[in-house]
């Protein structure tokens, strides 16, 4: 410094204004959010987790364009887009519920093969 083993801790964010109707944070018009890793900083490159489908093994599973700069960017400015599990309800990325639950992974401490 540092492989490999135990542990521990942390680990998801949003419906303000209205319009309609007996009834909508679910529909319309706005608005608002954006897990973990990699890469030039990423919701929409790559992959992975949550979800869902099956007794398992397994499988299914969103969404980006144009222009600037730069060596380099679908990630960085400037514009316009688009996407969002599963049960419940008046049709829900945002409300309740499964969840005081699982988890990618992130620190930390112990250990120390070399």
């Nucleotide at each position: 410094a540092a492989a490999u083993a135990u542990c521990u801790u942390c680990a998801g964010g949003g419906c303000a204004g209205g319009g309609u109707g007996u009834g909508a944070a679910u529909c319309c018009c706005u608005a608002c959010c954006g897990g973990c890793g990699g890469u030039a900083u990423a919701g929409c490159c790559c992959g992975c987790g949550a979800g869902c489908c099956g007794u398992a093994a397994g499988g299914c599973a969103g969404a980006u364009u144009c222009g600037g700069u730069g060596a380099g960017a679908c990630u960085c400015c400037g514009a316009g887009g688009c996407c969002g599990a599963c049960a419940g309800u008046a049709a829900a990325g945002u409300c309740u519920g499964g969840a005081u639950a699982g988890a990618a992974g992130a620190a930390g401490a112990u250990u120390a093969a070399u």